[in-house]
RNA sequence: AUGUGAGGUAGAGGUCGCGAAAAUUAUUAGUAGUUGGUUGGAGGUUGUAGAAAGUCUGAGAAGAUCAAGGAAAGGAAUUUUUGCCGAAAUGAUAGUUCAUUCUACGGAGUUAUCAUUGGGUUUAUACUUAAUAAGUAUAAAACUGUCAUAGUGAUUGCUAUGUUGAGCUACUAAUAUU
Numbered sequence: 001a002u003g004u005g006a007g008g009u010a011g012a013g014g015u016c017g018c019g020a021a022a023a024u025u026a027u028u029a030g031u032a033g034u035u036g037g038u039u040g041g042a043g044g045u046u047g048u049a050g051a052a053a054g055u056c057u058g059a060g061a062a063g064a065u066c067a068a069g070g071a072a073a074g075g076a077a078u079u080u081u082u083g084c085c086g087a088a089a090u091g092a093u094a095g096u097u098c099a100u101u102c103u104a105c106g107g108a109g110u111u112a113u114c115a116u117u118g119g120g121u122u123u124a125u126a127c128u129u130a131a132u133a134a135g136u137a138u139a140a141a142a143c144u145g146u147c148a149u150a151g152u153g154a155u156u157g158c159u160a161u162g163u164u165g166a167g168c169u170a171c172u173a174a175u176a177u178u
Base pairs, nucleotide, nucleotide: 001177002176003175004174007172008171009170010169011168014085017084018083019082020081021080022079023078024077025076034068035067036066037065038064039063043056044055045054046053047105048104049103050102051101052100088117089116090115091114092113093112094111095110096109097108098107118144119143121141122140123139124138125137126136127135145164147162148161149160150159151158152157
């Protein structure tokens, strides 16, 4: 001086980058549950199905209807604060916790491993949800960031094509060659 490599440190993409917390607001909803009346006449309830166990119920269950009064969680928007740049999200497998016990399934949380996705936007389909809101997955379209190649330019850009975060930029430990 030139390389290598999942080493280390610090950074960049975006003013809708990714999360978390708090406050306020709307929705959920005049819904759920509660109380009283009328009707009804034996079932109801503990995630779904079955079994067990418990509990409410002829001092009236489920259902229907009238009146009174009447929520909440999750999700969403705005503001503030804060952690970061595989930020984070999703899927599969295994373990474990929760809701009375067992079996099967499902739901919520959490741990580990593996895999996928650079980022957001719009549209379509499916799932979830009270929801046409929002979210997730897939596909497509353009936009955008990084790098490479080619062309062009002179103020460090522009055009075209292609790839993609275990990436890219800067510095640096170690190491190889000269």